Background:
The prediction has a mean pLDDT of 85. This is a predicted structure of a 584-nucleotide part of an RNA (large-subunit ribosomal RNA, domain V) from a soil metagenome.

[in-house]
Context: one part of a larger RNA
RNA sequence: CCUGCGGUCAGACGGAAAGACCCCGUGCACCUUUACUGUAGCUUUGCACUGGUAUUCGUGACUGCUUGUGUAGAAUAGGUGGUAGGCUUUGAAGUUCGGGCGCCAGCUCGGGUGGAGCCGCAAUGUGAAAUACCACCCUAGUGGUUAUGGAUAUCUAACCGCGUCCCGUUAUCCGGGGCCGGGACAGUGCAUGGUGGGCAGUUUGACUGGGGCGGUCGCCUCCCAAAGAGUAACGGAGGCGUUCGAUGGUAGGCUCAGAGCGGUCGGAAAUCGCUCGUUGAGUGCAAUGGCAUAAGCCUGCCUGACUGCGAGACUGACAAGUCGAGCAGAGACGAAAGUCGGACAUAGUGAUCCGGUGGUCCCGCGUGGAAGGGCCAUCGCUCAACGGAUAAAAGGUACGCCGGGGAUAACAGGCUGAUGAUGCCCAAGAGUCCAUAUCGACGGCAUCGUUUGGCACCUCGAUGUCGGCUCAUCACAUCCUGGGGGUGGAGCAGCUCCCAAGGGUUCGGCUGUUCGCCGAUUAAAGUGGUACGUGAGCUGGGUUCAGAACGUCGUGAGACAGUUCGGUCCCUAUCUGCCGUGGG
Numbered sequence: 001c002c003u004g005c006g007g008u009c010a011g012a013c014g015g016a017a018a019g020a021c022c023c024c025g026u027g028c029a030c031c032u033u034u035a036c037u038g039u040a041g042c043u044u045u046g047c048a049c050u051g052g053u054a055u056u057c058g059u060g061a062c063u064g065c066u067u068g069u070g071u072a073g074a075a076u077a078g079g080u081g082g083u084a085g086g087c088u089u090u091g092a093a094g095u096u097c098g099g100g101c102g103c104c105a106g107c108u109c110g111g112g113u114g115g116a117g118c119c120g121c122a123a124u125g126u127g128a129a130a131u132a133c134c135a136c137c138c139u140a141g142u143g144g145u146u147a148u149g150g151a152u153a154u155c156u157a158a159c160c161g162c163g164u165c166c167c168g169u170u171a172u173c174c175g176g177g178g179c180c181g182g183g184a185c186a187g188u189g190c191a192u193g194g195u196g197g198g199c200a201g202u203u204u205g206a207c208u209g210g211g212g213c214g215g216u217c218g219c220c221u222c223c224c225a226a227a228g229a230g231u232a233a234c235g236g237a238g239g240c241g242u243u244c245g246a247u248g249g250u251a252g253g254c255u256c257a258g259a260g261c262g263g264u265c266g267g268a269a270a271u272c273g274c275u276c277g278u279u280g281a282g283u284g285c286a287a288u289g290g291c292a293u294a295a296g297c298c299u300g301c302c303u304g305a306c307u308g309c310g311a312g313a314c315u316g317a318c319a320a321g322u323c324g325a326g327c328a329g330a331g332a333c334g335a336a337a338g339u340c341g342g343a344c345a346u347a348g349u350g351a352u353c354c355g356g357u358g359g360u361c362c363c364g365c366g367u368g369g370a371a372g373g374g375c376c377a378u379c380g381c382u383c384a385a386c387g388g389a390u391a392a393a394a395g396g397u398a399c400g401c402c403g404g405g406g407a408u409a410a411c412a413g414g415c416u417g418a419u420g421a422u423g424c425c426c427a428a429g430a431g432u433c434c435a436u437a438u439c440g441a442c443g444g445c446a447u448c449g450u451u452u453g454g455c456a457c458c459u460c461g462a463u464g465u466c467g468g469c470u471c472a473u474c475a476c477a478u479c480c481u482g483g484g485g486g487u488g489g490a491g492c493a494g495c496u497c498c499c500a501a502g503g504g505u506u507c508g509g510c511u512g513u514u515c516g517c518c519g520a521u522u523a524a525a526g527u528g529g530u531a532c533g534u535g536a537g538c539u540g541g542g543u544u545c546a547g548a549a550c551g552u553c554g555u556g557a558g559a560c561a562g563u564u565c566g567g568u569c570c571c572u573a574u575c576u577g578c579c580g581u582g583g584g
Base pairs, nucleotide, nucleotide: 001584002583003582004581005580006579007578008577010576011575012574014571015570022405023404024403025402027401028400029397030396031395032394035202036201037200038199039198041195042194043193045191046190047189048188049187051155052154053153054152055151056150057149058148059147060146061145062144063143064142065141066140068138069105078137079136080135081134082133085119086118087117094113095112096111097110098109099108100107101106159182160181161180163179164178165177166176167175168174205217206216207215214234218240219239220238221237222236223235241386242284243343244342248302249301250300251299252298253297254296256280258276259275260274261273262272282291283290285348287346288345289344306329307328308327309326312323313322314321318387331340332339333338354380355379356378357377358376359375360374362373363372412459413457414455415454416453418452420448421447422446423445424444425443429439430438466541467539468538469537471533472530473529474528475527476526479504480503481502482499483498484497485496486495487494506520507519508518509517510516547565548564549563550562551560552559553558
């Protein structure tokens, strides 16, 4: 060097299982509820199956009887018409008793008595003339009849009986009959309102230095933005979701803020005068860019904050958005030239569908109309998740499932080194005095890669995660032992620094603990790295599935770096490495 055998389990990010954790999907399932929308069931009301009678309360019709007061006027005149007569021994006037109405003046009805009249026409007055008489009506009331509706009571004949007897019939079904009980209820059908996680279908946004929590989502201004435009971030600052019939148009005029000086009350600052004053004022509202020829500040007259258009441009993926001379019409202001299609400019916003309102020559189902559309104008969205999925929507899953991702978190590694550890520089100060025996403020500079982080680079078709046991191996920033310097080192014992990694570096109690505290020792009981060494070596106490409970939170399903009891740890070694032992 080649090649065996027996071992070991450090590596082959070993094998097994398209990671269960985490995120993503306009994925799925199941569960919850005061998510949305439905629905079984329950319930309300109406009608039907569903009938009789009575009472009562309404409504309508017919009929009888009453009822009716402005003023004037005998007086309580309902309206209109006819007409000069009507009522009366079948009992008039008067009188008495009682009832009703009432504007308290009277009207009217019934009974008794009475025994022959009473009323009207004419006249007065009135818009209208007699309840003298007749007819048709009106207002309000009352009696009767009838129809109908409500309520109540009652009945029996529908309907009901899983009460009982008889029969079919030897039959706990069913049917028929009798009796009894209920009874137009119950029950059922149709329609209708309510209730309705009992059940069903679904929804429950995105961005995001993982996700959640928080914040944000459209528009305007500035910076970032690198002197054309444009340009990102959970970069740095602020605004908007309007206002105004004058804060608009035009013509004419004016000049601000501030300062100095002067001036009654009057002051730093009120109003007044003079001088200086290129913009520091003002601009409805944020910022930027503008603006004194003013776009700033006044006054007069007005309504162009017009109708029909629009060459040509800017801008944008599109859809949108923006500017605009000029032409026609009818105007405003101005002597005119001219200016005027809102406002110094840039925010003050919302597509489409659906629907409303006004107009219109348009269409309008054989024709004429109409219904309904179109077109023009206009209205209704914090559709603010603001290019707006629906008119209409929240949660749980540790019982979970699928598809994916190292596009994205938890372990480990990597980069970084804020934080951490270690060292150095400066030296104010402490150290009686004296910065540097020892300690060292305020600051500064390095090194390391053991802390907590940041980043998200390999790994999600799997790199097993704390602690213990076992077995280690390395560094030295050395705990002991060894050698030295300084000392605020007399000695002993210390403090501090330099050299040094050969060897060593304990046993127990508590806790799952690492750590820590405690006990007893020791020369000492070092600090770290090794996937916080080591689970194809062991354990499985902790953490981190499914069960259960407590506290707390939640309406709930459930949840909790809160607690508690319980809870399957697989692999026969192919290669490399290492140990032992052969052969060539």